[in-house]
Context: one part of a larger RNA
RNA sequence: GAACGCUGGCGGCAUGCUUUACACAUGCAAGUCGAACGGUAACAGGUCUUCGGAUGCUGACGAGUGGCGAACGGGUGAGUAAUGCAUCGGAACGUGCCCAGUCGUGGGGGAUAACGCAGCGAAAGCUGUGCUAAUACCGCAUACGAUCUAUGGAUGAAAGCGGGGGAUCGCAAGACCUCGCGCGAUUGGGGCGGCCGAUGUCAGAUUAGCUAGUUGGUGGGGUAAAGGCCCACCAAGGCGACGAUCUGUAGCUGGUCUGAGAGGACGACCAGCCACACUGGGACUGAGACACGGCCCAGACUCCUACGGGAGGCAGCAGUGGGGAAUUUUGGACAAUGGGCGCAAGCCUGAUCCAGCAAUGCCGCGUGCAGGAAGAAGGCCUUCGGGUUGUAAACUGCUUUUGUACGGAACGAAAAGGUCUGGGUUAAUACCCUGGGCUCAUGACGGUACCGUAAGAAUAAGCACCGGCUAACUACGUGCCAGCAGCCGCGGUAAUACGUAGGGUGCAAGCGUUAAUC
Numbered sequence: 001g002a003a004c005g006c007u008g009g010c011g012g013c014a015u016g017c018u019u020u021a022c023a024c025a026u027g028c029a030a031g032u033c034g035a036a037c038g039g040u041a042a043c044a045g046g047u048c049u050u051c052g053g054a055u056g057c058u059g060a061c062g063a064g065u066g067g068c069g070a071a072c073g074g075g076u077g078a079g080u081a082a083u084g085c086a087u088c089g090g091a092a093c094g095u096g097c098c099c100a101g102u103c104g105u106g107g108g109g110g111a112u113a114a115c116g117c118a119g120c121g122a123a124a125g126c127u128g129u130g131c132u133a134a135u136a137c138c139g140c141a142u143a144c145g146a147u148c149u150a151u152g153g154a155u156g157a158a159a160g161c162g163g164g165g166g167a168u169c170g171c172a173a174g175a176c177c178u179c180g181c182g183c184g185a186u187u188g189g190g191g192c193g194g195c196c197g198a199u200g201u202c203a204g205a206u207u208a209g210c211u212a213g214u215u216g217g218u219g220g221g222g223u224a225a226a227g228g229c230c231c232a233c234c235a236a237g238g239c240g241a242c243g244a245u246c247u248g249u250a251g252c253u254g255g256u257c258u259g260a261g262a263g264g265a266c267g268a269c270c271a272g273c274c275a276c277a278c279u280g281g282g283a284c285u286g287a288g289a290c291a292c293g294g295c296c297c298a299g300a301c302u303c304c305u306a307c308g309g310g311a312g313g314c315a316g317c318a319g320u321g322g323g324g325a326a327u328u329u330u331g332g333a334c335a336a337u338g339g340g341c342g343c344a345a346g347c348c349u350g351a352u353c354c355a356g357c358a359a360u361g362c363c364g365c366g367u368g369c370a371g372g373a374a375g376a377a378g379g380c381c382u383u384c385g386g387g388u389u390g391u392a393a394a395c396u397g398c399u400u401u402u403g404u405a406c407g408g409a410a411c412g413a414a415a416a417g418g419u420c421u422g423g424g425u426u427a428a429u430a431c432c433c434u435g436g437g438c439u440c441a442u443g444a445c446g447g448u449a450c451c452g453u454a455a456g457a458a459u460a461a462g463c464a465c466c467g468g469c470u471a472a473c474u475a476c477g478u479g480c481c482a483g484c485a486g487c488c489g490c491g492g493u494a495a496u497a498c499g500u501a502g503g504g505u506g507c508a509a510g511c512g513u514u515a516a517u518c
């Protein structure tokens, strides 16, 4: 955060499984980079062609190697009473990307996937053999910092890719120069994270004693790091009526509701922290996980199977079944904001922004306005005179919110790009970076908001109550019956208390009831 009953015109803004952390069909929710690499399955364009085709030559690019990301973002509250949270402190730590600085980026090697060939399997998938590349992997050299140290010394690194170019060299590729992005070592910063302490943090004493790695020391191991975190030895301690231990309940906070306050209750939405990801356990990779959409083992469950064996995990967004008083669409878009990758163009993004459904809530608007007494008819009551419904209606004039029809039509979108012109860099007027002017493109929502025009009172009122508390009364029916009821209490033949009608009162697109809290 409501639900139920009756009723229901519109808009804006919010909110929407509180129950089974029950089980899940289907689709989507984490990719990206060809400016790291070998390449070319598909598409398009070239070139050659004997018109069969050949060729990675170009734009691009399936699969593969490699890099970064996948530890964020999103969900849930099961566990947890302290390994948590809130506040205030602390020392023995880590840090990918980012910012600032210093120093480097030399020379080699062996493989392997893709691919080819052969084979196994129903499938999932797998095996053998042969070829090949790298910013993949491994040595060598060097060492400003760094680490260790017996102060003599010792140890340890890297990777290239792209843009442009006047001389010189070169047949060419290129060398060479320069710029950008990278890579290695290291120092500092920032943000983030790990750890420790103090104080506070629900109920029960019909829970009073608890504890053997238990408490401390020495020495080690382990870790990024302190520490019984782990181990060996030694000592016998440590906690507890200021409530230990045990049991029950519970994510915590900023806050929310209420209240004059003090307090009390709660912790939906939004934000911070924590924990969890079918149940239990474990590690691997990595800067970071013991990892929701990764791996391994065990278990329960579901599915496929050729019976040999395999596959899965919605507490992501929708959606289904079930449970329940009860909670939405298997929608659109990346236009904006943000994130990942990328030089960029861009790609991905159920984060997000929007739309849909629901009177679930709050707020706003409307359902007409003015005149109109023969106080019409009808209804109801009546002392039969009349009263009331009631200016209410009819009727006359006016208006057009909303709705309908037609037309116009946004803000949210300026970054990026192009061009001109300054500055930096440079041998250079290339390239690249950057300031300014001009200019062009990009909108899911949406032809929506909004604006205009037209006709026409036209499209729009209910619900509860009327004995007292408590605003609002009569008639008929019923006869302790049927029924009402929050409390007091009504009803047994004149019921303002039941049922109906007329009238009235209160709220109003809501009104009542139930539940809950102060």
Stems, first nucleotide, its partner, number of pairs: 002514005009365006015358002017323001022321003026318003031068003036065002039061002043059003046055003075276003084201007093193003098189008106140001108138002115130006146155003160181006168175002202248003209239003214236008251273004255266004278299005301312004329355001331354003337351001338349004368398004378389004404454005412445001417439008462507005467488003473502005483490002
This is a predicted structure of a 518-nucleotide part of an RNA (small-subunit ribosomal RNA, 5' domain) from uncultured Malikia sp. The coordinates come from a structure-prediction model, not an experiment, and the mean pLDDT is 86. Rfam family: Bacterial small subunit ribosomal RNA.